A computed fold for a 377-nucleotide RNA from a Myxococcales bacterium, annotated as Bacterial RNase P class A. It matches the Rfam family "Bacterial RNase P class A". Rfam classes the family as a ribozyme. Model confidence (mean pLDDT): 77 of 100. The model forms 93% of the base pairs in the Rfam consensus.
């Protein structure tokens, strides 16, 4: 100089004065809600963005099975969980630090591999190559080593052999199959036998292992205000216990489970009311939820690491058409300039909204470590 890997900060520090929001006090007025004055204290990020995952909470009345559906897939850890993280292992890419993963399973079965090519899986024979016949044009048999088609052509390099040739046969790499070490494992290292089953993809369908209840803070709970009603349904047998039936709840079905089938009048049909469930129609206002959290900061132990455990300390918005701002002074960051006094002039991506871990995306500038390749000295 190029490259790669992990990170930190983030128009900031510090004062001054005006001003807004909330949280705690202290006065005054006020019947109370509250209002006014004044002190202290705190006030938008590393991603708040994407809504891709996982949970914490809420509500469905309680809890199950089994279908479908749906995600994940290599091995051991880590965590509350994850599809996330660590460490690996085996393919791929890099010269190397690195770094990507469509990583279980093609002999369980259906489906693809166009176009070219003889021929796209137990496919084949255009050129060619050997051999025989011949009417010399070309036929008949071998033959897959050469060539040529394609992304991909039924293992690859060499020798030997053959009419040419071929794992034919051998030697080595490759495949399998099985023993031995090492490893928790995933695999990996030798060893011995065997000429050796015929490809790609399963981010196609599909087996196979594991998981998975649904909706969501605009959950949902409380107070207020206003309105409008209409339609089904509230059953049967039994002395009873009970069993049947109905009308709803439990994600989409199926099985199970569970509420409920009720008062009053009537002789009876029937009626009013309660309750379940559909339509429709009214309000849409306040309070709560709502910030102490699997939170952060420091040390020490244990571990490669991710993280775990014990101490110590700190409390940091909680808005609700939506606050956290102007102005001024000194210092501080880059870039130009520079008579070295100093001058000008810039700052990226981009604002919470119940909360947490993660993942992907966007980023100007500073600052820090370590690796790896070159090249000079």
């Nucleotide at each position: 100089g190029g490259a790669g890997u992990a990170a930190g900060u983030g128009a900031g520090a510090a004062g001054g004065u005006c001003g807004c929001u909330g949280g705690c006090u202290u006065g005054u007025c006020g019947c109370a809600a509250g209002a006014c004055a004044g002190g202290c204290g705190a006030g938008a990020g590393g991603a708040a963005a994407g809504u891709c995952c996982g949970g914490g909470c809420u509500u469905u009345a309680c809890a199950g099975g089994g279908c479908a559906g749906g995600a994940u897939g290599c091995u051991g850890g880590c965590u509350a969980a994850c599809g996330g993280c660590c460490a690996g292992u085996c393919a791929g890419g890099g010269u190397a630090a690195c770094u990507u993963g469509c990583a279980g399973g093609a002999a369980a079965g259906u489906g693809c591999c166009a176009c070219a090519g003889a021929a796209a899986a137990c496919a084949g024979a255009c050129c060619g190559c050997c051999a025989g016949c011949c009417u010399c044009g070309g036929c008949u048999g071998g033959u897959a080593a050469g060539g040529g088609u394609g992304a991909a052509a039924c293992g690859g390099u060499g020798c030997g052999g053959u009419a040419a040739g071929a794992g034919c046969g051998c030697a080595c790499c490759g495949g399998a199959a099985u023993g031995c070490u090492g490893g928790u494992g995933a695999c990996a290292g030798c060893g011995u036998u065997c000429g050796c089953a015929c490809g790609g993809a399963a981010a196609a369908c599909c087996c196979c292992a594991u998981c998975c209840a649904a909706a969501g803070c605009a959950a949902g709970a409380c107070c207020g205000c206003a309105u409008a009603g209409a339609g089904a349904g509230u059953g049967a047998a039994g002395c009873a216990a009970u069993u049947c039936c109905g009308a709803g709840g439990c994600g989409g079905c199926c099985c199970g489970u569970u509420u409920c089938g009720c008062u009053c009048c009537g002789c009876a049909a029937g009626g009013a009311g309660g309750c379940u469930c559909u339509c429709a129609g009214g309000u849409a206002g306040g309070u709560c939820g709502c910030u102490u959290g699997a939170a952060c900061c420091c040390a020490c132990u244990c571990g490669c690491a991710a993280g775990a455990g014990c101490g110590g300390g700190u409390c940091u918005a909680g808005a609700u058409g939506a606050a956290u701002g102007g102005c001024c002074u000194u210092c501080g960051c880059g870039u130009c300039c520079u008579u070295c006094g100093g001058g000008a002039c810039g700052a990226a991506c981009a604002g919470a909204a119940c909360c947490c871990g993660g993942c992907u995306u966007a980023c100007g500038g500073c600052u820090c470590a370590c690796u790896u390749c070159g090249a000079c000295g």